[in-house]
Context: one part of a larger RNA
RNA sequence: UGACGGGGACCCGCACAAGCGGUGGAGCAUGUGGUUUAAUUCGAAGCAACGCGAAGAACCUUACCAAGUCUUGACAUCCCGAUGAAAGAUCCAUAACCGGAUUCCCUCUUCGGAGCAUCGGAGACAGGUGGUGCAUGGUUGUCGUCAGCUCGUGUCGUGAGAUGUUGGGUUAAGUCCCGCAACGAGCGCAACCCUUAUCCUCAGUAGCCAGCAGUAAGAUGGGCACUCUGGGGAGACUGCCAGGGAUAACCUGGAGGAAGGCGGGGAUGACGUCAAAUCAUCAUGCCCCUUAUGAUUUGGGCUACACACGUGCUACAAUGGCGUAAACAAAGGGAAGCGAGACCGCGAGGUGGAGCAAAUCCCAAAAAUAACGUCUCAGUUCGGAUUGCAGGCUGCAACUCGCCUGCAUGAAGCUGGAAUCGCUAGUAAUCGUGGAUCAGAAUGCCGCGGUGAAUACGUUCCCGGGUCUUGUACA
Numbered sequence: 001u002g003a004c005g006g007g008g009a010c011c012c013g014c015a016c017a018a019g020c021g022g023u024g025g026a027g028c029a030u031g032u033g034g035u036u037u038a039a040u041u042c043g044a045a046g047c048a049a050c051g052c053g054a055a056g057a058a059c060c061u062u063a064c065c066a067a068g069u070c071u072u073g074a075c076a077u078c079c080c081g082a083u084g085a086a087a088g089a090u091c092c093a094u095a096a097c098c099g100g101a102u103u104c105c106c107u108c109u110u111c112g113g114a115g116c117a118u119c120g121g122a123g124a125c126a127g128g129u130g131g132u133g134c135a136u137g138g139u140u141g142u143c144g145u146c147a148g149c150u151c152g153u154g155u156c157g158u159g160a161g162a163u164g165u166u167g168g169g170u171u172a173a174g175u176c177c178c179g180c181a182a183c184g185a186g187c188g189c190a191a192c193c194c195u196u197a198u199c200c201u202c203a204g205u206a207g208c209c210a211g212c213a214g215u216a217a218g219a220u221g222g223g224c225a226c227u228c229u230g231g232g233g234a235g236a237c238u239g240c241c242a243g244g245g246a247u248a249a250c251c252u253g254g255a256g257g258a259a260g261g262c263g264g265g266g267a268u269g270a271c272g273u274c275a276a277a278u279c280a281u282c283a284u285g286c287c288c289c290u291u292a293u294g295a296u297u298u299g300g301g302c303u304a305c306a307c308a309c310g311u312g313c314u315a316c317a318a319u320g321g322c323g324u325a326a327a328c329a330a331a332g333g334g335a336a337g338c339g340a341g342a343c344c345g346c347g348a349g350g351u352g353g354a355g356c357a358a359a360u361c362c363c364a365a366a367a368a369u370a371a372c373g374u375c376u377c378a379g380u381u382c383g384g385a386u387u388g389c390a391g392g393c394u395g396c397a398a399c400u401c402g403c404c405u406g407c408a409u410g411a412a413g414c415u416g417g418a419a420u421c422g423c424u425a426g427u428a429a430u431c432g433u434g435g436a437u438c439a440g441a442a443u444g445c446c447g448c449g450g451u452g453a454a455u456a457c458g459u460u461c462c463c464g465g466g467u468c469u470u471g472u473a474c475a
Base pairs, nucleotide, nucleotide: 001475002474003472004471005470007469008468009467010466011465012464013463015459016458019423020422021421022420023419026314027313028312029311030310031309032308033307034305035304042053043052064300065299066298067297068296069295070294073125077124078123079121080120081119082118083117084116088103089102090101091100092099106115107114108113127289128288130287131286132285136283137282138278139277140276141274143272148187149186150185151184152183153182154163155162156161167178168177169176193266194265195264196263198234199233200232201231202230203229204228207224208223209222212221213220237260240254241253242252243251244250316416320375321374322373323372324371326369332363333362334361337356338355342351343350344349382413387408388407389406390405391404392403393402429451430450431449432448433447434446435445
């Protein structure tokens, strides 16, 4: 000087407390461990691994296994020779790749050749998701959006170092004020950026409709006032008032205001810590393989299942289930696409194809909610697992191993032990909705809006963090 303390003082955080809803019990989904297996590819491991890499494993992906094949190779550059094609299509053959046959028959030219492509040959080499993240770059997590981390000059100390950065207040903040052997400065904080909340202005179609005409309908004429869209601007700064405070910083209350003291949300992550994660995104040193640890094909596996754990979904019901007929969103996506009306089907879906590269058309029905009816506390008209049958869709192909529909079947489950998690406001809870990935395949992930709470006395205690101080068999 740090680190540590079941030392002290002060402060903060959904850290506790006060509340609301969960997890832990059930069924299923998903990840992991374990076990099994020819293989169940690999990585991730307290918080910070476990719906994680994977924004999507039937083949492919795919790295794993079995079997069949290739060896200058699936891919790149160079040399020599031959050919004019190669690819595609058809046929033979095969489990398939490889292979054989037919068809098809390059370009430019100064006619010397050149380019391009294929085949054959020789080696230099290619190739490796093989090892080492404890050799590395890059990227990322975490403490933590915590308020800290440092430097120059000066001063003090023999020196390591100290001072500044401590102290009195204050703040979300090393934020600001005052004081002070310090005076300044840098990286952080804040602001500048995006979005949301109000108004003005410009613009007015594909959006809107107050008044006029008009209709089944903003369909149309007309209009751009309003809504809205998207450019520009205004607005919030403790600016004003009162009190407190040290006349300061600032705090409390008030006015005006759409908004008040950082208005809400996001992006933004200092010096560093964990030899943290990643050699399987990529790059890369060294080591290793080179008729194989490379390449290719078919089939299988990654989907196994006495069990254990994590994360979720659905429930156990009446604040509910079911039926009927009504209402109100936002944000997105659409051309190898979204696909309307109509018709067929109980339905999944099918036929057909209007319109739309979209404020025009489509996906698209919002659902909780409200109204009416029914059920009357029961393993039920709760719950939907499991199973049987019949179908639909995608796709060469749904057996291993997809999703959906109809009929039938109708399991566990009556609110969950010890323990444990999230959340402070348009939040929790609850309800639907869209997108990425994607042929198909979400209860996951990332967004969007609808309805919309309770509680916070307080900081004694638990956890984590910050500042000062003290002790130390630690460095």